The prediction has a mean pLDDT of 86. Predicted 3D model of a 487-nucleotide part of an RNA (small-subunit ribosomal RNA, 3' major domain) from an uncultured bacterium.
Context: one part of a larger RNA
RNA sequence: UGACGGGGGCCCGCACAAGCGGUGGAGCAUGUGGUUUAAUUCGAUGCAACGCGAAGAACCUUACCAGGGCUUGACAUCCCGCGGACCUGGUGGAAACACUGGGGUGCCUGACCGUAAGGUUAGGAGCGCGGAGACAGGUGGUGCAUGGUUGUCGUCAGCUCGUGUCGUGAGAUGUUGGGUUAAGUCCCGCAACGAGCGCAACCCCUACCUCUAGUUGCCAGCACGUAGAGGUGGGCACUCUAGAGGGACUGCCGGCGACAAGCCGGAGGAAGGUGGGGAUGACGUCAAAUCAUCAUGCCCCUUAUGUCCUGGGCUACACACGUGCUACAAUGGCCGGUACAGAGGGAGGCGAACCUGCGAGGGGGAGCGGAACCCAGAAAGCCGGUCUCAGUUCGGAUUGCAGGCUGCAACUCGCCUGCAUGAAGGCGGAAUCGCUAGUAAUCGCCGAUCAGCAUGCGGCGGUGAAUACGUUCCCGGGCCUUGUACA
Repeated sequence: UGACGGGGGCCCGCACAAGCGGUGGAGCAUGUGGUUUAAUUCGAUGCAACGCGAAGAACCUUACCAGGGCUUGACAUCCCGCGGACCUGGUGGAAACACUGGGGUGCCUGACCGUAAGGUUAGGAGCGCGGAGACAGGUGGUGCAUGGUUGUCGUCAGCUCGUGUCGUGAGAUGUUGGGUUAAGUCCCGCAACGAGCGCAACCCCUACCUCUAGUUGCCAGCACGUAGAGGUGGGCACUCUAGAGGGACUGCCGGCGACAAGCCGGAGGAAGGUGGGGAUGACGUCAAAUCAUCAUGCCCCUUAUGUCCUGGGCUACACACGUGCUACAAUGGCCGGUACAGAGGGAGGCGAACCUGCGAGGGGGAGCGGAACCCAGAAAGCCGGUCUCAGUUCGGAUUGCAGGCUGCAACUCGCCUGCAUGAAGGCGGAAUCGCUAGUAAUCGCCGAUCAGCAUGCGGCGGUGAAUACGUUCCCGGGCCUUGUACA
């Protein structure tokens, strides 16, 4: 100087408390451990691994296993020989591949023949086949050799420097102190005076207004018109869309405070005291993670640790754990009727009307590169009816049968529909998680990936709470101080 303390002081954070909903029990989905296996590819492992890399494992992916093949190789550059490229058969085979036919003669440049069409020949570009070797190739090892990227402490308020001063020195001071703040934020003081990286602000979305602009919106005012309808003329006033600006700064008033910084209350205002949300992550810590995204040193394999193919596996199942979904019902289930979003996606795509099927779906093809068409019925809600406490009209696992869709192909191993079957489950031990407001809870919608496949992930809106006395205690953190036989 740090680190640590079941030392002290001050102060924060859904840290506790207050409150609401969960997890831990059930069934299923998914990841992991373990076990099994020819293989169940690899990585991630307290917080900070475990719906994680996977924003899509039937083949492919695929890195694993078995078997069948290939070796200058699936891919790059160079050399030689042959051949247009290319198209298309046959045999064996699971395919890869092996063997073997047929068609076909191009482009550029030069020379020769020819009146020309064209022909011959040499070279070249490009492609294919064969050959030799230099080389290729490796998701083989090492994240304890690395770059890059990332997690975490932590959006925490800290981490440092120059000069000066003090100290033999390590170092201290500044950065401590009194107030204050979300903040090393600001004020005051002070052997310090300044400065940098952080904080804040500048950026984006959202809340209010104005202007600009009107193939979305509007009977607002007029006219036409309808079974109904901005459907039509017409108009940008309003809504909206998307560009430019305004607006909030403790600016104003009162009180408190040290006449400061600031704090409390109030007015006005759509909005206050960082309005709400996002992006943004200081010096560093964990030899943290990643050699399998990529790059890369070294080591290793080169008829194989490379490469191609078929099939299998990554989907196994006595178990254990994490994360979720659906429930256990009556503020509920079912049936009928009826209303209101936002944000997205769409051309090998989204696919309307209409017809058909109980349905998944099929037929059909209008319109739309989309404020115009489509995906697209939002659902909870509201109105009416029914069920009456029951393992039930709760719950839907499991299984049987019959079908649909995608795809070369759904046996291992996809999703969906109908009928039948109806399991556990009556609110969950010890323990444990999230959340302070348009939040939790609850309800549906869209998207990426994607042929197909979502309870996961990323977004979007609808309905919409309860509680916070307080900081003694648990956890994490900041500043000052104290002890130390630790560094």

Rfam family: Bacterial small subunit ribosomal RNA.